[in-house]
Molecule: small-subunit ribosomal RNA
Organism: uncultured bacterium
């Protein structure tokens, strides 16, 4: 310090999320030690039990205990015995009693303390509660310190106690006795207080201080000690400490809480208080508070501080410290220096307990502890040794304050779980391309050490006083010794953010997830394992806070379009802001000084625990504050007196749809009246409803009514906006220009407020020609509550009154100044000028520089640079909806939340798309010709069927497709029968010598079984090879996935495009080039141009065809010559045809015209051919997850006596039906029979097969010549010639069926082709729709080949005959270029709205 996430990509706006730190925490997994801290955040819920406030006998009486002495009495009588070992019979001992002494205990009276210490945060929000700084001239203060003075003399009671007595108890009652430092008078009166009369000084004021005189009131208590003395007591003053009250400033949210308040605000009087005060009372006045937020509602103890943050801020208010409040809930006072009192009192309430039912007792928010609540928070511990507190003269007593210990990883800090060596890189795990890699020096093993824990020995400080005594912690900390690596590591994460990757399993399932998102069979995202990363006695998760977030912006944001944000407009109040210059004040401001800002905490510097955490310091800093005081006077502000540049007034002008009222005119429309006139009118894309023979429309004349004002008219005018348009008149507002007389800052903005405010709508009344919501009818449509038509009411118009909103828009608040006032218009004035030009002020436009902006754009009429003031915004949806308030209604204004999403959005870019535009092309349409769709048949597909009808291909771009040919085979399918290292490959072992051939048995066939024959090298061991058998690695798979792939191929499309380097432009995606003007079949070429070049494509180079030349003629040919059996047959020849090698030819080369002196186009000449001559091959970047795992190859998955292999039979050939593609026809441009011509290109030895003979024929028999320009297939057919048929289901058509045959083949039944004879179906030119074709083409006619034993209406080739038409580009389809719109980008087969499920 940032990052992820909106998009195909980009830049913004904007939210969401993450990384950091923290916690009184909780939960999950795990857990060795120690130190220091911390530990009911919830139920201020209820509490058993124990303890937490007592002490003083040196205030007092009394009681008791034990002891000594003593008085009196009794008992007893020297035995026993007691003993201080002396003693006690002249009275020992024991008991009772009087007095005295010393000691101890304490119920009561009395004193001090129970107002501290400890707990909790319920209540409390503008509350002097808290913080901070002041004030009290309006106050109090026990104990303590200092000072002065005094402490004299009396009195009356009362508890305890005793007696009687009530009650269950708690607790009393009556009578009698008694003391005090308990209580009450009297005396005294320093100082002080108060009252009155004076004097001096001071204060902002009420008043205060000093001082003189007179008067009034008001004190006491003793105890200890032999004593000295000491502890007390009373009064006063002063101090210290602690408190009380008052004030300035600060102190959460809500206006969907706007008015609150009657002791309320003030006065003066009396009272109360320590004291001020409406604190309280009666009276008088009617005030007080509030938009600077009163009142009300919600929430909350406040602060020092703590967490976070760069800071400013934001959040929190545990522990420690200060203040406040509270003590079961509410109220009240008493006592006292102090309380309205946590462990005091009284009353009321709730709850709990006791009870004899009459009545009583209690208050853990003290320390432990219990129940309950809760995610959650500890021991019914030890000690007063220390520190401190209460009492006491003291000893001492009390102290759950406190000091310690226990429990809890709750937090912070420290330490350890070993260290060094150790490669065979062990075993094992994981993975693998099988080679290895990794865990990994890790382990084992060797050597060493002992921090912690455990054992043993020693052993503190904390203790100060005063000599002693005194330690809960604690035999603790710490020190020493011996021995052992022995006892001590987990948690989270590994797709990106974010450090860290592989394998298995799973298969949108199970699951993960903070955000984006993973998972649908190869998941680095789930689960597990291995490995790795991070932290570590902890690690993660959850919750909360700050940060990042400049995402509430004071520091430090915005409002044209980011539908988040300028109020629709003006006037104007408050607030905030304000021209030039002088003087003064000092509120503000600036500077200095002083005080304060408690301690702890924080920072700096030291010191003490081995270190750290932690603790300590008469250390320093900071605590940004407030107050007091001194000085200054620039700025802001106040006051005083001025100025004229802002603002305004008066004067002179011209402009204008500015506003209001009254009146008037013409055109048009409609409706009456009259004339004339006849069948139509009207309306539409076309119609119909409608109106018209009862006379319409059209036409003429004259009349009535209402509304609106053509032309002028203009990005022209004026107005604040809304809005304003015929003419005239009368009132009237504003702006501008000129001139410079007057006022003298009078100004700008403007929360609330007030005013005007389109259209629609509402109320009352008038008016109503036209138009026209609603409504009616007619059309259109699948349907339409629409668009169109015919009618038609409200409304529209006027007057008055409401409403108060609009995309009320420039989506741009108002004012002022400045910045190129740079160019060019227009409007109203002025100066100047003959005019034009020009200068200037105000308004209104277009462009444009700098600047600004995310960009688009804006740009003196700013969205630039600045000042001032106001409104408004803070992700999208929910929602401008609900509730509340307002309103005649309609509705307007104000205006949340729950919930939900990770986006919503702006500008620009590239594509795709548009029933957007412009241009262009294509058998795309149009024109022409011929088909398909109807029939039967062939073939393919779907569907159905089946044991199986194997499987693939599905718009164009699947469907006579793969398949250039399924009777077996093919064959992948089904049924049956077999084989299991296998039909096929490699390796190993054993045996045999073969392999091959032949024969036999058996079977449906394969499988199976038997027999015969037969190698090579040799060193005789064997090797090579082959076969059989065996074990296992493996083979095998037309099994799956074409959405894991390679390769191949289809398609857009032979369409003209697709890219790149450098430069330039843009924040960027990108643009430019490739766009523009022409031209072309073409991104073909030319010109222009911030581009200049290049590549893949186009074209050309290649093949074929059309012409000629040349070379070569054993097979092709025959012009001329000869022969001839008349056949180029022979001689001969290569001229011609032809064959196949090589060349030529065509290039817009030439001419004319057009065109930019271009590219190019049009026409012409010559030429076999003319503008790419015709045809072919050739297919850019890419698109369709297009097709193919069944050509082949291949990852992964699956099968392994089977999903592999073999065999027989069957199936792929089924058949109600649907579709595609074909062949044959329906006939006379024909059919049939007869006769006669003319090709090309191919194939041929497992072949093609002549001639001859046989058969009606398919064909058969014989077999010449031919591995081919020689032989053969081979007959070309249509055509032609001359006949028959005469328009019919026929002499058309040939399906179907029967019989008999031929050929191929192991085999023709399922299931081949062909032949003969017989049979003779549908069909008479085909609905909607649809296909092909632009010339040797369509159409028509036959021929050949591949596959192939056989099977061709299919496919691929060949030639024969041989047309018609194209005006043209409006439309359909496809494509290209530019442009435009876009909420699409899976890209219109898109996106998306509503209803229903």
């Nucleotide at each position: 310090a940032g990052a992820g996430u909106u998009u195909g990509a980009u830049c913004c706006u904007g939210g969401c999320u993450c990384a950091g730190g923290a916690u009184g925490a909780a939960c999950g997994c795990u857990g060795g030690c120690g130190g220091c801290g911390u530990g009911c955040u919830u139920a201020a819920c209820a509490c058993a039990u124990g303890c937490a406030a007592g002490u003083c006998g040196a205030a007092c009486g009394a009681a008791g205990a034990a002891g000594a002495g003593u008085u009196g009495a009794a008992u007893c009588g020297a035995g026993a015995g007691c003993u201080u070992c002396g003693g006690c019979a002249g009275g020992a001992u024991u008991u009772c009693u009087u007095c005295u002494c010393a000691u101890c205990u304490u119920a009561g009276u009395g004193g001090c303390g129970g107002a501290c210490g400890g707990g909790u945060g319920a209540g409390u929000a503008a509350a002097c509660g808290u913080g901070u700084g002041g004030g009290c001239a309006a106050c109090c203060u026990g104990c303590c310190c200092u000072a002065u003075a005094c402490u004299g003399g009396g009195g009356a009671a009362u508890a305890a106690u005793c007696a009687c007595u009530g009650g269950a108890a708690a607790c009393g009652g009556u009578g009698a006795c008694u003391a005090a430092u308990a209580c009450c008078g009297c005396a005294u009166g320093u100082c002080a207080u108060c009252a009155c009369c004076g004097g001096a000084g001071g204060g902002c004021a009420u008043c205060c201080u000093c001082u003189g005189g007179u008067g009034a009131a008001a004190a006491a208590a003793g105890g200890a000690g032999c004593a000295a003395u000491u502890c007390g007591g009373u009064a006063u003053a002063a101090g210290a400490u602690g408190g009380g009250c008052c004030c300035g400033c600060a102190u959460c949210u809500g206006a969907u809480u706007a008015g609150c308040u009657a002791g309320u605000u003030g006065g003066a009087g009396a009272g109360a208080u320590a004291a001020c005060a409406c604190c309280c009372c009666a009276c008088c006045a009617a005030g007080u508070c509030g938009a600077c937020g009163a009142u009300c509602a919600g929430u909350a103890g406040c602060c020092g501080a703590c967490c976070u943050g760069a800071g400013a801020g934001g959040g929190u208010g545990a522990u420690c410290g200060g203040c406040c409040a509270c003590a079961u809930u509410g109220g009240g006072a008493c006592u006292g220096a102090g309380a309205c009192a946590c462990g005091g009192c009284c009353c009321a309430a709730a709850c709990u307990c006791c009870u004899a039912c009459g009545g009583g007792a209690g208050g853990c928010a003290g320390c432990a502890g219990u129940g309950g609540g809760g995610a959650a928070u500890a021991u019914u511990g030890c000690a007063c040794a220390a520190u401190g507190g209460g009492g006491g003269a003291a000893a001492c007593c009390c102290u759950g304050a406190u000091g310690c210990a226990g429990c809890a990883a709750c937090g912070c800090c420290g330490c350890g779980u070993g260290a060094a060596g150790g490669a065979u890189g062990a075993a094992g795990g994981u993975u693998u391309u099988c080679g290895g890699a990794u865990c990994g020096u890790a382990a084992a093993c060797u050597u060493c050490u002992a921090u912690c824990a455990a054992c043993a020995g020693g052993g503190a400080a904390g203790a100060a006083a005063c000599a002693a005594a005194u330690g809960a912690c604690g035999g603790u900390a710490c020190c020493u010794g011996a021995a052992u690596a022995a006892g001590a590591a987990g948690c989270c994460c590994c797709g990106g953010c974010u450090a860290a990757c592989u394998a298995c399993g799973u298969g949108c399932c199970a699951g993960c997830a903070g955000c984006c998102g993973c998972g649908g069979u190869a998941a680095u995202a789930c689960c597990u394992a291995g490995g790795g990363g991070g932290c570590a006695a902890g690690c993660g998760u959850u919750a909360u806070c700050c940060g990042g977030a400049a995402u509430u912006a004071c520091u430090g944001g915005g409002u044209g379009u980011a539908c988040a944000a300028g109020g629709g407009a003006g006037c104007g109040u408050a607030u905030g802001c304000g021209g030039c210059a002088u003087g003064u004040c000092a509120a503000u401001c600036c500077a200095g000084a002083u005080g304060u800002g408690a301690a702890a905490g924080c920072c700096c510097g030291a010191g003490g625990c081995u270190u750290a955490a932690c603790c300590u310091c008469a250390c320093g800093g900071a605590u940004u504050u407030c107050a007091u005081u001194u000085g200054g006077a620039a700025c802001u502000g106040g006051c005083a007196a001025g100025c004229u540049a802002g603002a305004g007034u008066a004067c002179a002008g011209g402009a204008g749809a500015g506003g209001a009222a009254a009146g008037c005119a013409g055109a048009a429309u409609u409706c009456g009246u009259a004339g004339a006139g006849u069948a139509g009118c009207g309306g539409u894309a076309a119609a119909a409803u409608g109106a018209g023979u009862a006379g319409a429309u059209a036409u003429u004349a004259g009349g009535a009514a209402g509304a609106a004002c053509a032309c002028c008219a203009g990005u022209g005018a004026a107005g604040a906006a809304g809005g304003c348009g015929g003419c005239u008149u009368u009132g009237u507002g504003u702006a501008c220009u000129g001139a410079a007389a007057c006022u003298g800052a009078c100004g700008a903005u403007g929360a609330g407020g007030c005013u005007a405010g389109a259209a629609a709508g509402c109320g009352u009344g008038a008016g109503c020609a036209g138009c026209a919501a609603a409504c009616a009818g007619g059309a259109u449509u699948a349907g339409c509550u629409a668009c169109c038509c015919u009618g038609g009411u409200a409304c529209u118009c006027c007057a008055c009154g409401c409403c108060g909103u609009a995309a009320a828009c420039g989506a741009u608040g108002a004012u002022u100044g400045c910045u190129a006032c740079g160019u060019u218009g227009u409007u109203g004035g002025g100066g100047a000028g003959g005019a034009a030009a020009u200068c200037u002020c105000g308004g209104u436009g277009c462009c444009g520089c700098a600047a600004c902006u995310a960009a688009c754009c804006c740009a003196a009429u700013a969205a630039g640079c600045a000042c001032u003031c106001c409104c408004c915004c803070u992700g999208g949806g929910g929602a401008g909806a609900a509730c509340g308030u307002c309103c005649c209604a309609a509705g307007a204004a104000u205006g949340a939340a729950a919930c939900u999403c990770a986006a919503a959005g702006g500008a620009a870019u590239u594509g795709a798309c548009g029933g957007g535009g412009a241009c262009c092309c294509g058998c795309a349409c149009a024109a022409c010709c011929g088909c398909u769709g109807g029939a039967g048949c062939a073939u393919g597909u779907g569907g159905a069927u089946u044991a199986a009808u194997u499987g693939g291909a599905c718009g164009c771009a699947a469907c006579g497709c793969g398949a250039a040919g399924a009777c077996c085979c093919u064959u992948a399918c089904c049924u049956c029968c077999u084989c299991u290292u296998g039909a096929c490959a490699u390796c190993c072992c054993u045996c045999u010598g073969a392999c091959g051939g032949g024969a036999c048995a058996g079977u449906a066939a394969u499988g199976u079984g038997u027999c015969c024959u037969u190698u090579c090298c040799u060193u005789c061991g064997u090797c090579a090879c082959a076969g059989a058998g065996g074990a296992g690695a493996c083979a095998g798979g037309u099994g799956g996935u074409g959405c894991a792939u390679g390769g191949u191929c289809g398609u857009c499309g032979u369409c003209a495009u697709c890219u790149u380097g450098u430069g330039u432009c843009g924040u960027g995606a990108g643009a430019u080039g490739u766009u523009g003007g022409g031209u072309u079949a073409a991104g073909u070429c030319c010109c222009g141009c911030a581009c200049c070049g290049a590549g893949c494509g186009c074209a050309a180079c290649c093949c074929u065809u059309a012409u000629c030349c040349u070379u070569a003629g054993c097979a092709g040919c025959c012009a001329g010559c000869g022969g001839u059996c008349u056949g180029c047959c022979c001689g001969g020849g290569c001229a011609c045809u032809c064959u196949a090698g090589g060349g030529a030819g065509a290039c817009u080369g030439c001419c004319g015209g057009g065109g930019u002196c271009a590219a190019c186009c049009c026409g012409g000449a010559g030429g076999a051919a003319g503008g790419u001559g015709g045809g072919g091959a050739u297919g850019a970047c890419g698109u369709c997850a297009a097709a193919u795992c069944a050509u082949c190859a291949u990852g992964c998955c699956c099968c392994u006596u089977a999903u592999g292999a073999g065999c027989a039979g069957g199936g792929c050939u089924u058949c109600a039906c649907a579709c595609g593609u074909g062949a044959u026809a329906c006939a006379a441009u024909g059919a049939c029979g007869a006769c006669u011509a003319c090709a090309a290109a191919g194939a041929g030895a497992c072949g093609g097969g002549a001639u001859a003979c046989c058969g009606c024929g398919a064909g058969g028999u014989c077999g010449a010549g031919c591995a081919c320009a020689u032989c053969c297939c081979c007959a070309a057919a249509a055509a032609g010639u001359g006949g028959u048929c005469u328009c019919a289901g026929u002499u058309c058509g040939g399906a179907u069926u029967g019989u008999a045959g031929u050929c191929u083949g192991c085999a023709a039944c399922u299931c081949g082709c062909c032949u003969a004879c017989a049979u003779g179906a549908a069909g008479c030119u085909g609905g909607a729709a649809u296909c092909g074709c632009u010339a040797g083409u369509a159409a028509u006619c036959g021929c050949g080949a591949a596959u192939c034993a056989g099977c061709a209406u299919g496919u691929c080739g060949c030639g024969g005959u041989g047309a018609a038409u194209a005006c043209g580009u409006u439309c359909c389809c496809g494509g290209g270029u530019c442009u435009u719109g876009c909420a699409c980008a899976c890209a219109c087969c898109g996106c998306c709205c509503g209803u229903c499920a």